Model confidence (mean pLDDT): 82 of 100. A computed fold for an 81-nucleotide RNA from Alkaliphilus pronyensis, annotated as c-di-GMP-I riboswitch aptamer. Of the family's consensus pairs, 95% are formed in the model. RNAcentral holds the sequence, with entries from Rfam.

RNA sequence: AUAUAUUUUAGGCAAACCUAUUGAAAAGUAGGGACGCAAAGCUAAUGGGCCUUUCAUUUGAGUGGCAGCCUAGCCGCAAAU
Numbered sequence: 001a002u003a004u005a006u007u008u009u010a011g012g013c014a015a016a017c018c019u020a021u022u023g024a025a026a027a028g029u030a031g032g033g034a035c036g037c038a039a040a041g042c043u044a045a046u047g048g049g050c051c052u053u054u055c056a057u058u059u060g061a062g063u064g065g066c067a068g069c070c071u072a073g074c075c076g077c078a079a080a081u
Stems, first nucleotide, its partner, number of pairs: 005081003012037002017032006035068001041074003047070002049066003053062003
C1' cells in the first nucleotide's frame, strides 16, 4: 500500500408518523422526527421479486414506481487486531 473479517472512536444516513407540495395511483420532494443501517452511497439498461394503473381474460401485454426486498455492478470512511 492492497484485500478480507472483527471490534470500535469521531462522525454519517434516516423507518414509521406529522405538515406542506407534485402525482390517476404507487410513490417522490422539503421540513420536523428516529425504527434501524458498516455502504440505509449511486445504478431500475444484471437478473428476480413486490406495489400502482390501463387493456385483455388467451392468464398475458403495456404506463409509472420501490436501491431501507434479494442479487449484480460501480464508488467509498478514522483507529486497532